Predicted 3D model of a 349-nucleotide part of an RNA (small-subunit ribosomal RNA, central domain) from an uncultured prokaryote. The prediction has a mean pLDDT of 89. It matches the Rfam family "Bacterial small subunit ribosomal RNA". Rfam links the family to the GO terms ribosome and structural constituent of ribosome. RNAcentral holds the full RNA, with entries from ENA.
[in-house]
Context: one part of a larger RNA
């Protein structure tokens, strides 16, 4: 080098874009780099292998042959791959017309609720728990009514519904903006797939600077419980949660299932399009793109999966190779830090 694997046993990078590289549709002609065939030269000898001979045999020695997998030159072949060239439209894309959507960014607006403040009514409790207490309250609370302030989140609609590459996205309006889908034509003419490095995005928590702070709430204080209670329960409460800008770059970042393409029984629900039919509405049929349930063949250790594959194949990338030591040490890169990424060994079972 060759192997077997990666849903749950070790193993799919959190997710895109994309460089090199790898791979690549149909067709005409050319070429001859790969490929295939012939010839020539070379491939020292010895050794190995085959077959003879010599030492009484053997080891050993010796003759001949084959082989020396290779390299170079030359002559040919032209199916396949490559290269150049001609054309094509089934891949990919563009244009036109529509459709749905919590896709993204910015600005503005709204109502319910909590809290606080001011005022009115009103009086002795309120609150909290398993039971209590801390706590609040005659300086008038809780309750109730009116008004104001401020912050955060958007009930119902709401749906294995929708959108997004993933993280994720949910009040309403406006502006800017990305993608998808459908139908029929027209156009470009392989422009494609994957993608080491690279680059961008990336929940929550955390960090920096400046704001903001209603509710909630690590830390912290107090009350309980308890043998103790650095907890669970209760009363408070600061970071934080929110905004702007900049970092961090990790998650059970999960479908624990990489991306792309082709093929391989069905049944049923639902979302967005399109077409047709009829009894023209609470209808049916076909088709297309999603999203669910069930299920055949097949696959699977089983569970299960099953046109949204974990089936049958192809292209490319990533990753695994007994448990612990250890996702650690050291070194390096990045980071303000926290730490992240890369990543061993001794030893041990």
């Nucleotide at each position: 080098c060759u192997g077997g694997g990666c849903g749950u046993a070790a193993a799919g990078c959190g997710c895109g874009c994309g460089u090199a590289g790898g791979u690549g549709g149909u067709u005409u002609g050319a070429u001859a780099a790969g490929u295939c065939g012939g010839a020539u030269g070379u491939g020292a000898a010895a050794g190995c292998c085959c077959u003879g001979g010599g030492c009484u045999c053997a080891a050993c020695c010796u003759g001949g042959g084959a082989a020396c997998g290779g390299c170079a030159u030359u002559c040919g072949a032209a199916a396949c791959u490559g290269u150049c060239u001609u054309a094509c439209u089934a891949g990919a894309g563009u244009a036109u017309g529509g459709u749905a959507g919590a896709g993204g960014g910015a600005a503005g607006u709204g109502g319910a609720a909590u809290u606080u403040c001011a005022g009115g009514u009103g009086u002795a409790g309120c609150g909290g728990u398993g039971a209590a207490a801390u706590g609040c309250g005659u300086a008038g609370a809780u309750a109730u009514c009116u008004g104001a302030a401020g912050g955060a989140a958007c009930a119902c609609c709401a749906g294995u519904g929708g959108c997004g590459a993933a993280g994720g996205c949910g009040a309403c309006u406006u502006c800017c903006u990305g993608g998808a889908c459908c139908a029929a034509u027209a156009c470009u003419g392989a422009c494609a797939c994957u993608g080491a490095g690279g680059u961008g995005c990336g929940a929550a928590a955390g960090c920096g600077u400046g704001g903001g702070u209603a509710g909630c709430a690590a830390a912290c204080g107090g009350g309980a419980u308890u043998a103790g209670a650095u907890a669970c329960c209760c009363c408070g409460g600061u970071a934080g949660u929110c905004c702007a800008c900049g970092c961090c770059g990790u998650a059970a970042a999960c479908g624990a299932u990489g991306u792309c393409a082709a093929c391989u029984a069905g049944u049923u629900g639902u979302u967005g399009g399109g077409a047709g039919a009829a009894u023209u509405u609470a209808u049916c049929u076909c088709u297309u793109a999603g999203u669910g349930a069930c299920g055949c063949a097949g696959c699977u250790a089983a569970c299960g999966u099953a046109u949204u594959a974990a089936g049958u194949u192809g292209a490319c990338c990533g990753c695994c190779u007994g448990g612990g030591g250890a996702g650690u040490a050291c070194g390096g890169u990045c980071g303000c830090a926290a730490g992240a990424c890369u990543a061993a060994a001794a030893c041990u079972c």